[in-house]
Context: one part of a larger RNA
Molecule: small-subunit ribosomal RNA, 5' domain
Organism: metagenome
RNA sequence: GAACGAACGUUGGCGGUAUGCUUAACACAUGCAAGUCGUACGUGAAAGCUUCCUUCGGGAAGCAAGUAAAGUGGCGCACGGGUGAGUAACACGUGGAUAAUCUACCCAGUAAUCCGGGAUAACAUCUCGAAAGAGAUGCAAAUACCUGAUAAGCCCACGAUCUCUUCGGAGAACGAGGGAAAAGGUGGGGACCUUCGGGCCUGCCGUUGCUGGAUGAGUCCGCGGCCCAUUAGCUAGUUGGUAGGGUAAUGGCCUACCAAGGCUACGAUGGGUAGCUGGUCUGAGAGGAUGAUCAGCCACACUGGAACUGAGACACGGUCCAGACUCCUACGGGAGGCAGCAGUUAAGAAUAUUGGACAAUGGGGGAAACCCUGAUCCAGCGACGCCGCGUGAGCGAUGAAGGCCUUCGGGUUGUAAAGCUCAGUAAGUAGGGAAGAAUAAACAGGCUCUAACAUAGCCUGCGAUGACGGUACCUACCUAAAGCACCGGCUAAUUACGUGCCAGCAGCCGCGGUAAUACGUAUGGUGCGAGCGUUGUUC
Numbered sequence: 001g002a003a004c005g006a007a008c009g010u011u012g013g014c015g016g017u018a019u020g021c022u023u024a025a026c027a028c029a030u031g032c033a034a035g036u037c038g039u040a041c042g043u044g045a046a047a048g049c050u051u052c053c054u055u056c057g058g059g060a061a062g063c064a065a066g067u068a069a070a071g072u073g074g075c076g077c078a079c080g081g082g083u084g085a086g087u088a089a090c091a092c093g094u095g096g097a098u099a100a101u102c103u104a105c106c107c108a109g110u111a112a113u114c115c116g117g118g119a120u121a122a123c124a125u126c127u128c129g130a131a132a133g134a135g136a137u138g139c140a141a142a143u144a145c146c147u148g149a150u151a152a153g154c155c156c157a158c159g160a161u162c163u164c165u166u167c168g169g170a171g172a173a174c175g176a177g178g179g180a181a182a183a184g185g186u187g188g189g190g191a192c193c194u195u196c197g198g199g200c201c202u203g204c205c206g207u208u209g210c211u212g213g214a215u216g217a218g219u220c221c222g223c224g225g226c227c228c229a230u231u232a233g234c235u236a237g238u239u240g241g242u243a244g245g246g247u248a249a250u251g252g253c254c255u256a257c258c259a260a261g262g263c264u265a266c267g268a269u270g271g272g273u274a275g276c277u278g279g280u281c282u283g284a285g286a287g288g289a290u291g292a293u294c295a296g297c298c299a300c301a302c303u304g305g306a307a308c309u310g311a312g313a314c315a316c317g318g319u320c321c322a323g324a325c326u327c328c329u330a331c332g333g334g335a336g337g338c339a340g341c342a343g344u345u346a347a348g349a350a351u352a353u354u355g356g357a358c359a360a361u362g363g364g365g366g367a368a369a370c371c372c373u374g375a376u377c378c379a380g381c382g383a384c385g386c387c388g389c390g391u392g393a394g395c396g397a398u399g400a401a402g403g404c405c406u407u408c409g410g411g412u413u414g415u416a417a418a419g420c421u422c423a424g425u426a427a428g429u430a431g432g433g434a435a436g437a438a439u440a441a442a443c444a445g446g447c448u449c450u451a452a453c454a455u456a457g458c459c460u461g462c463g464a465u466g467a468c469g470g471u472a473c474c475u476a477c478c479u480a481a482a483g484c485a486c487c488g489g490c491u492a493a494u495u496a497c498g499u500g501c502c503a504g505c506a507g508c509c510g511c512g513g514u515a516a517u518a519c520g521u522a523u524g525g526u527g528c529g530a531g532c533g534u535u536g537u538u539c
Stems, first nucleotide, its partner, number of pairs: 001539004006535005013389005019382002027344002030342003035075003040072002043069001048063006082300003092224007101217002106213008114148001116146002123138006154179003158175002161172004184205006192199002226272003233263003238260008275297004279290004302323005325336004353379001355378003361375001362373004392422004402413004428477005436468001443461006483528005488509003495522004504511002
């Protein structure tokens, strides 16, 4: 000199844009943060309104409404959001391998979606329990569950062929054998059939098998990036082989047997510290320091362990076990997990609102309408940073008064003020006023498809919807706003008084013991300016 997620002192007008628990991965009251689908399924209220009856207490029927709601089922909950504890590791970065692998939803293609069956929740009744909850019996549905059929392609082992090969095997096509699927819902319809439900035809949404793609993930390898040798030896599933198990998949990943190996001064092993990277800061660069915000990867979710479900987890707002802590209890037993958003306590030099909205972007569900979304978009608080603007402009000398200094003549503050003329940024008040909104549903028209109607798809027209928001911006009126540090040298800027090695200053040199440009105050000046200084840390 530059920088900062800063803090402290002092001062403080406005806007834009960024940013805000670096400490206790301490403990958490309260609210919200993951639901959705009735076009999968069986049930199914109440308030209220209307009518009727009434012993005036009320009762019945209809509408409300097949609505709310709980339940079965599907998809989602593995994303999004947080934190940095652990980890010196194939965790990360980079480049490869997978002939050793998986991939729900999505896209393209292809072949199908057949015939049956038995349960169970909800519900009703009963029982146990303080509660959390649990049990028994009965009813009864499905795109829930199950047997069977079919199998283009798929899987398994066998046979023979071709191509490639890292010589282990891989790929392609062929033969005969064995094995495994599925689910319906809804809109419309001319003729025909009908048990009047529908069949049948057709559109859409689904379901199943297979192939390919896309996306995402698993695994393996080369290289790279901390400190300590006052850590020198480490290792028995250890290193390799065979066989088997296990996995989506290779492998001591696991097991049995066999061999005795494997790593190491090019630093093994041990200890300490630490999430890694793109980047960020500094520097002419080389380098050094760092890893907040934003982005990629990893790890974790009270602590430790485990599996279940699932395409995917060994799962932050799931389950089970153990532990610590907190809470409820009828003492028998139960409940909980903010390192999600706000917020509280504690710790600390120190870090914000228990706000608004789903309008936009994105995500989940749904055919859609729509619902959910503390992701997100906004608003609030903080000069914490950066950037911009303002605190007025011109004229104005009896160089006013006052202050300070003085050689008492004067000098200086100083065109500074007053005064006159003018302007009016930001705020405030009033009026006007964008963009962020694209389009969805519905309606109308056209095209495609069809034996026909309709549905459906596409195109065109029309088309609701704004949290911010009393927005930005424009016009009128009206006016407000400067401090902080320093002045011995380094280093720009001085005089007087007070003090008298005292009180004090100080980054270094050093000032102060009676004329202190160095302490304190004042005047003047210098620097920066809504900031200015100090402290800390890095280069």